[in-house]
RNA sequence: GCGGCGGUAGUUCAGUGGUAGAAUGCUUCCUUCCCAAGGAAGAGGUCGCCGGUUCAAGUCCGGUUCGCCGCU
Numbered sequence: 001g002c003g004g005c006g007g008u009a010g011u012u013c014a015g016u017g018g019u020a021g022a023a024u025g026c027u028u029c030c031u032u033c034c035c036a037a038g039g040a041a042g043a044g045g046u047c048g049c050c051g052g053u054u055c056a057a058g059u060c061c062g063g064u065u066c067g068c069c070g071c072u
Base pairs, nucleotide, nucleotide: 001071002070003069004068005067006066007065010024011023012022013021018055026042027041028040029039030038048064049063050062051061052060
């Protein structure tokens, strides 16, 4: 330099154009003498960044950046 894969909640990851989710963690409550386990509710997201297409983009297109792998 070229190519491939990836970046989404604190963490690990889903999400093939139509309200952004799960698990785990966190907060409150229930249960218990206490803890653990279990149950209920809740908070937490500029979807790496910039632009384009579209009525509508995490998703499609271009650029860019970071990480991993391969090639030269």